The part of an RNA shown here (large-subunit ribosomal RNA, domain I) has 535 nucleotides and comes from a marine eukaryotic metagenome. It matches the Rfam family "Bacterial large subunit ribosomal RNA". Its family is annotated with ribosome and structural constituent of ribosome in the Gene Ontology.

[in-house]
Context: one part of a larger RNA
């Protein structure tokens, strides 16, 4: 030196565990903000660096309700205190709430600087205290502004990519940016579909229809509808004609008339309807507010069954034996595996504000219906349509209807007008150019309950720990590592070696200390030591 063996060091794999994550389900909630938000800065404790809480009343103050013996957060120490005159704690409602921040008196390099006005301390100056002073909309009252995860509507709108290159096309009206709203949004009560035998009857969403009909350098690709089945269902209001009224104007024969604007009544549709004229009788509905009653629900919360002995062991929930409860054998904890030890669980009870539902009431809101007449009037105009140029529609200009925009034009008035995929006729369907509308649908920053052939510390969130921390970067931004003593600190009194508050040896605790805080298990690489064999 090598091999073997034994025993250590170092190291932190593996196993076991879970305080944290991930993905969902069912409910709830779906906003906060000039009454100053979200988010921060700085303070605040007896001692106080961090986190948490709170705000100069500062780990807190008040009231009410609950609760019952301890308490002064994480945080395990000491001190000093509080508490059955009910603390700590839980719930509800209040008070306080520095400075910055939309930040709003002016300024500013956020958390700072400097003012005006009014009142007061005071009689003056100064100082201080309190209040107030931004901008936009609005006559005023009042409102707006900013923040927030996705969902929604609108405006602007790519490229990589695919087409095996690339230009129409695709990606895609996607990403991104901007504006706006709600708990949903948007859409929505037919100028809709359909169809020659006939029929349907607002919108939305889902399953089919169907990768069909179509479209397409007929390439790559894109891609319906009718109809059928389901979910959920709900319908209404104006404008106008006509009547009245207020004001203004015009006119006047001073009786009035007309015009305009505002307001009130009236009226709202396709089997056309309404106004108007005649006749003439009653009551309907509610998606809505208030009150009362009742029920349900609703914060903290309350009650809540049933087991012992022996054995092993450090410890019994394990084993053995014999019992018990169960509308409770969910789950978690307890010195190993507990229905009967503890917290709970099934079930039952209770409750402030509030919420929901039902009924009733008067009030509230809404409201006509029937008959006859059909002369007159009304029924949404720079609109519909058309030309040109574009866009949206599954549909790339095509034979291209339909919808929308720009531009140039520009009707009809119910014997009207529009549509049924060029266009024309017949037929059929509808009634544009005003508006509102719950549910079925989408989503989850957030709250509660629950689930998982999801992870188990190089996994699962980046983050199980002082984590968006430490650290890096001028900045936008990037972004970690790091869990486990033990059942219980019982966390090693005392002695010794030592320079020692290092380290160790005795001794003590403990079931175990090779569980001693660098603490469960403790693999390998790597480094030693003893012994055996061998060169």
């Nucleotide at each position: 030196g090598g091999c073997g063996u034994a025993u250590g060091g170092c190291g932190g794999a593996u196993g076991c565990c879970u305080a944290g994550g991930c993905u969902c389900u069912c409910a709830g909630a779906g906003g906060c903000g000039a009454u100053g938000a979200a988010g921060g800065a700085c303070g605040u404790g007896a001692u106080a660096a961090g986190c948490u809480g709170c705000g100069a009343u500062a780990a807190g103050c008040u009231u009410c309700g609950g609760g019952a013996a301890g308490g002064u957060g994480c945080a395990c120490a000491u001190a000093a205190c509080c508490u059955u005159u009910g603390a700590u704690c839980c719930g509800a409602a209040g008070a306080u709430u520095u400075c910055c921040g939309a930040a709003u008196g002016g300024g500013g390099c956020a958390a700072c600087c400097c003012a005006g006005c009014a009142u007061g301390u005071u009689g003056a100056a100064g100082a201080c205290a309190u209040g107030u002073u931004a901008c936009c909309c609005g006559a005023a009252a009042g409102g707006g502004g900013g923040c927030a995860a996705a969902c929604c509507c609108g405006g602007u709108g790519a490229a990589c990519u695919g087409a095996a290159a690339c230009a129409u096309c695709u990606a895609a009206g996607u990403a991104a940016c901007c504006g706006g709203a709600g708990g949903a949004a948007g859409a929505g009560a037919a100028a809709a579909c359909a169809a020659u035998u006939a029929g349907u009857g607002a919108u939305u969403u889902c399953c089919c229809u169907a990768g069909u009909a179509g479209u397409g350098g007929c390439g790559a690709g894109c891609g319906a509808a009718c109809g059928g089945g389901a979910a959920a269902u709900a319908g209404c209001c104006c404008a106008a004609a006509c009547c009245g009224u207020a004001c203004a104007g015009u006119u006047u024969u001073c009786g009035g008339a007309c015009u305009g604007u505002g307001c009130g009544g009236g009226g709202u549709u396709g089997u056309a309807g309404g106004a108007c004229u005649a006749c003439g009788a009653u009551a309907u509905g509610g998606a809505c507010u208030a009150u009362a009653u009742a029920a349900u629900u609703g914060a903290a919360u309350u009650a809540g069954a049933a087991u012992u002995a022996c054995c092993u062991g450090g410890a019994a929930a394990g084993g053995u034996a014999a019992g018990c409860c169960g509308u409770a054998g969910a789950c978690g904890g307890u010195g190993a595996u507990a229905g009967c030890c503890c917290g709970g669980u099934a079930u039952a009870a209770g409750u402030a504000a509030g919420a929901u539902u039902a009924u009733a009431u008067u009030a509230c809101c809404u409201a006509g219906u029937a008959u006859a007449g059909u002369a007159u009037c009304c029924u949404g105009a720079g609109u519909a349509u058309g030309g040109c140029g574009g866009a949206g529609c599954a549909g790339g200009u095509g034979a291209a209807a339909c919808u929308c925009c720009g531009u140039c034009u520009g009707a009809a008035u119910c014997u009207g007008c529009c549509g049924g995929c060029a266009c024309c006729a017949u037929c059929c369907g509808g009634u544009a150019a005003g508006g509102c509308u719950a549910a079925a649908u989408a989503c989850u920053c957030c709250u509660g309950a629950g689930a998982g052939a999801c992870c188990g510390a190089u996994a699962g969130u980046g983050g199980a720990c002082a984590a968006g921390u430490a650290c890096c970067g001028u900045g936008a931004g990037g972004g970690a590592a790091a869990g486990g003593u033990g059942a219980a600190a019982a966390g090693u009194a005392c002695c010794c070696u030592g320079a020692a508050u290092a380290a160790g040896g005795g001794g003590g605790u403990g079931a175990a200390a090779u569980a001693g805080a660098a603490c469960c298990u403790g693999a390998a690489a790597c480094c030693g030591u003893g012994c055996g064999c061998u060169u």